A computed fold for a 542-nucleotide part of an RNA from a Dehalococcoidales bacterium, annotated as small-subunit ribosomal RNA, 5' domain. The prediction has a mean pLDDT of 85.
Context: one part of a larger RNA
């Protein structure tokens, strides 16, 4: 000199934009942060409508008939998004490669979707318990569950051929095993029928299986990746092989047997410290320091262990066991996990609101309407950082008064003020006023599918139509200099000097050093210098 997630002191007008527990991965009151689907299902607790009955005429009761829907079965999602950096010196990360793998939803393509069965919730009744909740009996549906059939295919076994890098690959034949689920809208040409409707047909969504893709994930190899030798030897599943097991998959990953290996001064092992990177700060560079915000990867979710479900977890707001802690209890037993967003206590020099909205972007569910979303978008607080603007402008010598100095003549503060003439940015008050809105819904036309004028998909047109921010940005008008300047320093380094007080005292100080009676170095004042809504100090890095 530059820089900071800073803090402290004094001071403080406005706006934009960013950022805000670096300490106790300490403990947490309260609210919210993951739901959704009735177009999978049986149903109907509550609400509304309709219907019925009764009458006291606006009330009671009944009724899944309709809109819808609590609880329940079922599906998808709770593995994303959000947080933190404790652990980890390599099961991590970065870069470059590899082959022995899996992949829900999505895209493309092939084939199929036949025919049956038995339950369990909800519910009803009963029982236990303070509660959490649990038990018994009985009834019931499904895209829940289970056999059977079929197998384009797929998997496995046997065998023949071709190729081979000798590990296998590919192909033919034979055998064994292996699937499925329906829902909604519409039509009446054909069938049943008096109609409704069912079957059928049709459109859409879904289901099963297979291949390919895309995306995501798992694994392996090499190189690089902090300090300590006052850590020199370490290792028995250890290193390799064979057989077997296991996994989605290679592999001591596991196991039995066999061999005796493997690593190490190019630093093994041990100890300490630490999430890694893109980047960030500094520097001419080389380098040094660092890893807040943002982005990628990893790890963790009260502590330790474990698996279940699932395409995916060994799962932050799931389960089980153990432990510590907290809470409830009728003492028998139960409940909990903010390193999600706010917020509280504590620790600390120190770090914000128990705010608004799903309007936008994105995510989950749903055919959709829509619902959910402390992700996100906004607002609030803090000069925490950066950037911009303002606190007036011109004129004005009687060089006013006052202050300070004085050699008593004057000098200086100083065009500074007052006075006169103007301006109105920002702020205040009043009015106007974009953009962020693309969707979605309704109607009509055309068109694809279709037996169809139905239905549904697509395109176009018209109408309708949703904004948290928000009293938005921005524009116009009104009044009036009106509402807005401080901080540090002045011995040298280092820009800026005198007086008074003090008298090695009180004090200053980054270094040199000042102060013991004329202190430009202490304290105050006048004056000056520097920066300016900031200025200094402290800490830290180069």
């Nucleotide at each position: 000199g530059a820089u900071u997630g800073a803090a402290c002191g004094c001071u403080g007008g406005c706006g934009g934009c960013a950022c805000g527990c670096u300490u106790a991965a300490c403990a947490c009151a309260u609210g919210c942060a993951a739901g959704u689907c009735g177009a999978a299902c049986g149903g109907c607790a509550g609400c509304a409508c309709g219907g019925g009955u009764g009458c006291u005429u606006g009330c009671a009761c009944c009724u899944g008939g309709u809109g819808g829907c609590g609880a329940g079965u079922g599906g998808c999602g709770g593995a994303c998004g959000g947080g933190u950096g404790a652990g980890u010196a390599a099961u991590g990360c970065u870069u470059a490669g590899g082959g022995a793998u899996c992949u829900g939803c999505c895209u493309c393509a092939g084939a199929g979707a036949g025919g049956g069965g038995g339950a369990c919730a909800a519910c009803a009744c009963g029982a236990g318990g303070a509660a959490a909740c649990u038990c018994g009996u009985g009834c019931u549906a499904a895209u829940a569950c289970c056999g059977c059939a079929u197998a384009c295919g797929g998997u496995c076994u046997a065998u023949g051929g071709a190729c081979u890098a000798c590990g296998g690959u590919u192909u033919g034949u034979a055998g064994a095993c292996u699937a499925a689920a329906g829902a909604u809208g519409g039509c009446c040409u054909c069938u049943a029928u008096a109609u409704a409707u069912a079957a059928g047909c049709u459109a859409u969504c879904g289901c099963u299986u297979u291949g390919a893709g895309a995306u995501g994930a798992a694994c392996c190899u090499a190189a690089g990746u902090c300090g300590g030798a006052u850590u020199a030897g370490c290792u028995a599943g250890u290193u390799g092989g064979u057989g077997g097991g296991g996994u989605a998959a290679a592999g001591g990953c596991c196991u039995a047997c066999c061999a005796a290996g493997g690593c190490g001064a190019c630093g093994a092992u041990c100890c300490g410290u630490a999430g890694c990177u893109g980047g960030u700060c500094u520097g001419a560079g080389a380098g040094g320091a660092u890893g807040a915000u943002c982005a990628g990867c990893c790890a963790c979710a009260c502590u330790g262990g474990g698996a279940c479900u699932g395409a995916g977890a060994c799962a932050c707001g799931g389960c089980c066991c153990a432990g510590a802690c907290u809470c409830c209890u009728a003492c028998g037993g139960g409940a909990g996990g903010c390193a999600g967003c706010a917020g509280u206590g504590g620790g600390g020099a120190a770090u914000a609101u128990u705010g608004g909205a799903c309007a936008a972007u994105g995510g989950g569910g749903g055919c959709a309407a829509c619902c959910c979303u402390g992700a996100u978008c906004c607002a609030g607080c803090a000069a925490u950082a950066c950037c911009g603007c303002g606190u007036g402008u011109g004129u004005g010598a009687a060089g006013a008064a006052g202050g300070c100095c004085u050699g008593c003549g004057g000098g200086u503060u100083g065009u500074a003020a007052a006075g006169c003439a103007c301006u109105u940015u920002a702020g205040u008050u009043g009015g106007g006023g974009a953009g962020g809105a693309g969707a979605g819904g309704a109607u009509g036309a055309c068109u694809g599918u279709g037996a169809a004028u139905a239905a549904u998909g697509g395109u176009c047109a018209u109408c309708u139509g949703a904004g948290a921010c928000g009293u938005u940005a921005c524009c116009c008008a009104a009044a009036g200099a009106a509402u807005a300047a401080g901080c540090a320093c002045c011995g040298g380094c280092u820009a800026a000097c005198u007086c008074u007080g003090u008298g090695c005292c009180a004090g200053c100080a980054g270094c040199c050093g000042c102060g013991g009676u004329a202190a430009u170095a202490c304290a105050g004042a006048g004056g000056g210098u520097g920066c300016g809504a900031g200025c200094g100090u402290u800490a830290a890095u180069c």